[in-house]
Context: one part of a larger RNA
């Protein structure tokens, strides 16, 4: 002198820092007391206070209650042991997860909905098997998918894609097939070359017949998904309840909204600060919210995320010192 671990620190007290990270504070028992909100269970150990040992006296069976007292010096004094509050986001909750950088707002969840399945069930495993699970169950069951407690709700579009139903018409395979063409030749003709040619065999064309599917018709969005533009208009101005027009399957309803979503943007206004790109409350001009790919709320819960306050502190102003351990430098 460095590092690690532990301890103390005047005055200040978050000025540190992305951020109170780390540390400090708090801490046991008894009593008093305890808000908003709430699903009436909670919230709650809310918050915030007081007391705690030993001796003597009185009363009392005792527990206990009341009153009084506790000199000097030295030593010892273990472990364990909530910091609290306020306002928001997200997820209802307990739970699960990236064994060894992520514990979460991700997954799951009870609840809700849709779909499949009538039993040799659907679905799944298996070699297109046997067999097994489903289930020694039977639609208040089982399987699949989505959503995700609870409360209030869940709008419009079936044109596209998918699924379900339909079967008149169109299209349509293998197969079947009336009929036709070619090859071959018993036979016939010819002096011969050669020509004609039945049946059979073979090859080829083929009217017609021929299912599902597709086209077609209808249904279906808690199926995949989608949910407009331009122009004008009110007696200040501005705005547009109103009108016109184009397009569409239909043009975004309720609710929410600069949001875990807002580019412009540190939007604007209000609050908090001496000062606030964050935060909270509003506004609505929603680049590009929106209703089970759920919408909006919500008590409780959370090693969750954001902002603020009190307490507390070596985080800092700004350093200093001590103990133990390990390197280093010098002697």
């Nucleotide at each position: 002198g460095u590092c690690g671990u532990g301890g103390u620190u005047a005055a200040g007290g978050a000025a540190c820092u992305c951020g109170g990270c780390a540390a400090a504070u708090u801490a046991g028992c008894u009593c008093c007391g305890u808000a908003a909100c709430u699903u009436c269970g909670g919230g709650a150990g809310a918050a915030g206070g007081a007391g705690c040992g030993c001796c003597c006296c009185a009363c009392g069976u005792a527990a206990g209650u009341g009153g009084g007292g506790c000199c000097g010096c030295a030593g010892u004094g273990a472990a364990a042991u909530g910091g609290c509050c306020c306002a928001a986001g997200c997820a209802a909750c307990u739970g699960u997860u990236u064994a060894a950088c992520a514990a979460a707002a991700a997954c799951a969840c009870a609840g809700c909905a849709c779909a499949a399945u009538g039993c040799u069930a659907a679905g799944a495993c298996g070699u297109g098997a046997a067999g097994u699970c489903g289930a020694c169950g039977u639609a208040u069951a089982u399987u699949g998918u989505g959503u995700g407690a609870c409360a209030c709700c869940u709008g419009c579009c079936c044109g596209g894609u998918g699924c379900c139903g339909g079967a008149a018409g169109g299209u349509u395979a293998a197969g079947g097939a009336a009929g036709g063409g070619g090859g071959u030749u018993a036979g016939g003709a010819g002096u011969a070359a050669u020509c004609c040619a039945a049946a059979g065999c073979u090859u080829u064309c083929g009217a017609c017949u021929g299912a599902a599917g597709c086209c077609c018709c209808g249904g279906u969005a808690a199926a995949c998904g989608g949910c407009g533009g331009c122009c004008g208009u009110a007696a200040c101005u501005a705005u547009a309840a109103c009108g016109g027009u184009c397009c569409u399957a239909a043009g975004g309803u309720a609710g929410c909204g600069a949001a875990a979503u807002u580019c412009c943007u540190u939007g604007u206004c209000g609050g908090g600060u001496a000062a606030g790109u964050u935060c909270c409350g509003a506004c609505c001009u929603g680049c590009a919210c929106g209703a089970a790919u759920g919408g909006u709320g919500u008590a409780a819960u959370g090693a969750u995320u954001u902002g603020g306050g009190c307490a507390c502190u070596g985080u800092c102003u700004c350093g200093a010192c001590c103990a133990c351990g390990a390197g280093c430098u010098c002697g």